[in-house]
RNA sequence: CUUGUCUCGCUGGGGUGCCUCUUCGAAUCGAAGGGGCUGAGAAAUACCCAUGGAACCUGAACCAGGUCAUGCUGGCGGAGGAAGUACGAGAUGGCAAGGCCC
Numbered sequence: 001c002u003u004g005u006c007u008c009g010c011u012g013g014g015g016u017g018c019c020u021c022u023u024c025g026a027a028u029c030g031a032a033g034g035g036g037c038u039g040a041g042a043a044a045u046a047c048c049c050a051u052g053g054a055a056c057c058u059g060a061a062c063c064a065g066g067u068c069a070u071g072c073u074g075g076c077g078g079a080g081g082a083a084g085u086a087c088g089a090g091a092u093g094g095c096a097a098g099g100c101c102c
Base pairs, nucleotide, nucleotide: 001098002097003096004095005094006090007089008088009087010084011050012049013048014047016044017037018036019035020034021033022032023031024030025029056081057080058079062075063074064073065072
């Protein structure tokens, strides 16, 4: 010195469950609203993730444990898929790799 790591922007990907109460409807079902559970997020100009990809989906109406109940916890599992190996700006202290000079 360059690139990466880092931050922001742009673009894109993703999930939204369980329990309970009230109201409405003919309804053990659905809609709206309140409360509770886990979680980053349980419809939010939010949150998370973007290939060095465990965000998320599939397997799965799976297995074990636990809970009022639920991916609630662990296993399954670095198994198979999955959206930029993008671009622009900033920072350039630290770290990593490479280059140059003394």
This is a predicted structure of a 102-nucleotide RNA (TPP riboswitch aptamer (THI element)) from Pelagibacterium lacus. Of the family's consensus pairs, 100% are formed in the model. Its mean pLDDT, the model's own confidence on a scale to 100, is 78. Taxonomically the source falls in Pelagibacterium (Bacteria, Pseudomonadota, Alphaproteobacteria, Devosiaceae).